RNA sequence: GCCAGUACGGGAAAUGGUGUCUUCCUGAUCCAACUGCCCGCUUGUAGGGAUGAUGGCGCCUAUUAGAUC
Repeated sequence: GCCAGUACGGGAAAUGGUGUCUUCCUGAUCCAACUGCCCGCUUGUAGGGAUGAUGGCGCCUAUUAGAUC
């Protein structure tokens, strides 16, 4: 100096907050993980559509529907 690993830190997992677990990225700079899917044409400072506030689970908030008081 390079590579790998570990500890610790930070970030991410298509719509808010949070706890916890999982996965991924990263730690001089450059850089990364991630930013979903469908339709059609005039291919763009575009247009339309469906599902979903979770990556998993719990809680809170917003929205919607139903029932009860």